[in-house]
RNA sequence: GUCUUAGUAGUUCAGUGGACUAGAACAAUCGCCUUCUAAGCGAUAAGUCGGGGGUUCGAAUCCCUCCUAGGACG
Numbered sequence: 001g002u003c004u005u006a007g008u009a010g011u012u013c014a015g016u017g018g019a020c021u022a023g024a025a026c027a028a029u030c031g032c033c034u035u036c037u038a039a040g041c042g043a044u045a046a047g048u049c050g051g052g053g054g055u056u057c058g059a060a061u062c063c064c065u066c067c068u069a070g071g072a073c074g
Stems, first nucleotide, its partner, number of pairs: 001073007010026004018057001028044005050066005
């Protein structure tokens, strides 16, 4: 330099055009339980989906560009 994969909650991931108008698990906080802790149960908070632009009535999802990380080739 060319090609390719990925970037969504604190962490690991799902979601490939509309519906329930962004979810799960773990972690966190609060409560219940317990003599106490752990475990268990319940609730809550946490993300304008890597940045910008475009297409569309409608974009996390499609297109362009840039950034970051991994891989292949030279």
Molecule: transfer RNA
Organism: Schizomeris leibleinii